[in-house]
Record summary: Small-subunit ribosomal RNA, 3' major domain from an uncultured bacterium, 476 nucleotides, folded computationally. Rfam family: Bacterial small subunit ribosomal RNA. Its mean pLDDT, the model's own confidence on a scale to 100, is 84.
Context: one part of a larger RNA
RNA sequence: UGACGGGGGCCCGCACAAGCAGUGGAGUAUGUGGUUUAAUUCGAAGCAACGCGAAGAACCUUACCAGGUCUUGACAUCCCGAUGACCGCCCUAGAGAUAGGGAUUCCCUUCGGGGCAUUGGAGACAGGUGGUGCAUGGUUGCCGUCAGCUCGUGUCGUGAGAUGUUGGGUUAAGUCCCGCAACGAGCGCAACCCCUAUUUCCAGUAGCCAGCAUAUGAGAUGGGCACUCUGGAGAGACUGCCCGGGAUAACCGGGAGGAAGGCGGGGAUGGCGUCAAAUCAUCAUGCCCCUUAUGACCAGGGCUACACACGUGCUACAAUGGCGUAAACAAAGGGAGGCAAAGCGGUGACGCCAAGCAAAUCCCAAAAAUAACGUCCCAGUUCGGAUUGCAGCCUGCAACUCGGCUGCAUGAAGCUGGAAUCGCUAGUAAUCGCGGAUCAGAAUGCCGCGGUGAAUACGUUCCCGGGUCUUGCACA
Numbered sequence: 001u002g003a004c005g006g007g008g009g010c011c012c013g014c015a016c017a018a019g020c021a022g023u024g025g026a027g028u029a030u031g032u033g034g035u036u037u038a039a040u041u042c043g044a045a046g047c048a049a050c051g052c053g054a055a056g057a058a059c060c061u062u063a064c065c066a067g068g069u070c071u072u073g074a075c076a077u078c079c080c081g082a083u084g085a086c087c088g089c090c091c092u093a094g095a096g097a098u099a100g101g102g103a104u105u106c107c108c109u110u111c112g113g114g115g116c117a118u119u120g121g122a123g124a125c126a127g128g129u130g131g132u133g134c135a136u137g138g139u140u141g142c143c144g145u146c147a148g149c150u151c152g153u154g155u156c157g158u159g160a161g162a163u164g165u166u167g168g169g170u171u172a173a174g175u176c177c178c179g180c181a182a183c184g185a186g187c188g189c190a191a192c193c194c195c196u197a198u199u200u201c202c203a204g205u206a207g208c209c210a211g212c213a214u215a216u217g218a219g220a221u222g223g224g225c226a227c228u229c230u231g232g233a234g235a236g237a238c239u240g241c242c243c244g245g246g247a248u249a250a251c252c253g254g255g256a257g258g259a260a261g262g263c264g265g266g267g268a269u270g271g272c273g274u275c276a277a278a279u280c281a282u283c284a285u286g287c288c289c290c291u292u293a294u295g296a297c298c299a300g301g302g303c304u305a306c307a308c309a310c311g312u313g314c315u316a317c318a319a320u321g322g323c324g325u326a327a328a329c330a331a332a333g334g335g336a337g338g339c340a341a342a343g344c345g346g347u348g349a350c351g352c353c354a355a356g357c358a359a360a361u362c363c364c365a366a367a368a369a370u371a372a373c374g375u376c377c378c379a380g381u382u383c384g385g386a387u388u389g390c391a392g393c394c395u396g397c398a399a400c401u402c403g404g405c406u407g408c409a410u411g412a413a414g415c416u417g418g419a420a421u422c423g424c425u426a427g428u429a430a431u432c433g434c435g436g437a438u439c440a441g442a443a444u445g446c447c448g449c450g451g452u453g454a455a456u457a458c459g460u461u462c463c464c465g466g467g468u469c470u471u472g473c474a475c476a
Base pairs, nucleotide, nucleotide: 001476002475004472005471007470008469009468010467011466012465013464015460016459019424020423022421023420026315027314028313029312030311031310032309033308034306035305042053043052064301065300067298068297069296070295073125077124078123079121080120081119082118083117084116089102090101091100092099093098106115107114108113127290128289130288131287132286136284137283138279139278140277141275143273148187149186150185151184152183153182154163155162156161167178168177169176193267194266195265196264198235199234200233201232202231203230204229207225212222213221214220238261241255242254243253244252245251317417321376322375323374324373325372327370333364334363335362338357339356343352344351345350383414388409389408390407391406392405393404394403430452431451432450433449434448435447436446
C1' cells in the first nucleotide's frame, strides 16, 4: 500500500422489512446428473452450468456406434500423360457409396496451339469437430451501470509511498459547492444517439361524411387534407419562476404554470481491473499428435434409452370458475419456391377451386381476457386433462425406432403443496391473447407486441452484496 475481521462510523441496492404472485407436492414439456448402451457425440459446473452453445436431432444436420467402402483423397495449388467433353438421362448389380454398359454432348484459333473440363499417374501436400482455453488472438460472463481507476507538475517522506482522491455539506453519480500543499488533466458519471409522452409547420393513393354530391353493401365513387395517422423538420423541461430551509453556496422541501418537473419513462452505451472464469466445437492460431487413418464416402442405428435425483417451464387442482349462444375493442410483425380471401366439400384437422397482393392498397387475421344471456350447484364434479384404443389429416424420398394436428371413445394423478426458496416498486407484478426468427414439417422454449391492471414500502436492528472513511492484524 492492499486484502481480510462473527471491529467501528456513514451510505446504497427488491438486500431485508411491508405486500402480491409463485417454485418446492401432482401430471407433463425441456435441460442436467446418474445408470444403461455398440453408441447413447462434445462442451457448459456455486452465484455467473442445468428451455445453456442448439433461432428448432425422422434422413441431412452429426461431430457418436456397428457395418460396407476409398487412399494425392470429399476440398486447394503445382507437374506430366490421355480424352473432348463434364453435368444430366437410361439399363444392370448393390442397402447405398460404387462398379459395368448405352444414347446424347465444349469454346476460341493466325490451324502451330490455347482456354476449360474430366480422367490416369508421381509427389509436394490436402484433411482432422484429434489434444492443450494452464501457450494464445478474438469474443463473452460476473463483480456492475457499481462510482470508481489513474496521470503530469509541485510538496512531504531515507524509502516503499503519501498528498491531490481526505474534511464539511450535497447528489443517482469522484454530481456539484465550500474548505484545504496542492494546482491541473485523462478514462469512467452525465450529456450528445434511438424509442416513447405534448404540440407547430410541411406533405398526403391509409383516415374522414367532419362539410357537399353520387350511391347506400362497404370511403365504395367524385371531391377534400380539417381530424386520426404516417414521416420529415422544429418547439418544449432549464430548478427557468415563486415561497421556505441551507454557509448568502451546492442543494433540499413545497407551489404555480405545463402534456410532461426536478435524471419524465425505457433502450443502446460497461472505466482500471478480478475470477490461470468460459470458449482450440463459430472463427483464427503456436506446439504436440493421426496420415491405406484420429482423414473421406455410404446406408442403418444413436443423440429421443430409464429404477432414480435436481433445475427451469407449462397445465391444473376450480364458482373471481367450467361450458354454450350471440356481440365489442389492439399493437407489433410476416408474405412470391410465399401469404392466400370468397365459394364449395368435410363434425374437424384439412381438401378442391381460385380473386387479390413484392403489399399503409391484398392476405395471414379469429384478438383473447372483457361485457350480456343461459346452464352447472361444490361433487374428484359439466373441475382437471395425463394415458390408451380406433379412425383420419398434413409435411416430407421416407413419420417403425422418432413428427405435428383432428374426430370419437377412454378418462389417471391432482382438493393449493414439508423443510426451504425465487421474482417484482407502476402501466410494474399478476393475468389475457397476438406476432416473429429458426423452419419442408416439428415450441409449454426464445425474442417482441399490445389488452385488462393491482397491493405494499413504518423503516435500516437483522440476512446478502456493494461504496467510502477509520481501526486492528495471523496474510501478500